The RNA shown here (transfer RNA) has 72 nucleotides and comes from Geranomyces variabilis. Rfam family: tRNA. Rfam classes the family as a transfer RNA.
């Protein structure tokens, strides 16, 4: 250097081009003598960057930045 994979709330971690699912943690309530487990409830992601393609992009394409695999 060459090929491939990977990037989504603090964390993990889904979504086959049409409203961003879930868990873990946090907040707030029930319950308890207090907690803790357990049941309700809410907040938080302009989906790594910058273009392109489309009536529409987390998704398709290019080119970048990041990590990781394999060859040499």
């Nucleotide at each position: 250097g060459g090929u491939c994979c990977u990037a989504u709330g603090g964390c993990c971690a889904a979504a086959u081009g049409g409203c961003a699912a879930g868990g873990c943690g946090c907040c707030c309530g029930c319950c308890u003598a207090c907690g803790a487990a357990g049941c309700g409830g809410g907040a938080g992601a302009u989906c790594c960057u910058a273009g392109g393609u489309u009536c529409g992009a987390a998704c398709c394409c290019u080119a970048g930045u990041a990590g990781g695999a394999u060859c040499g």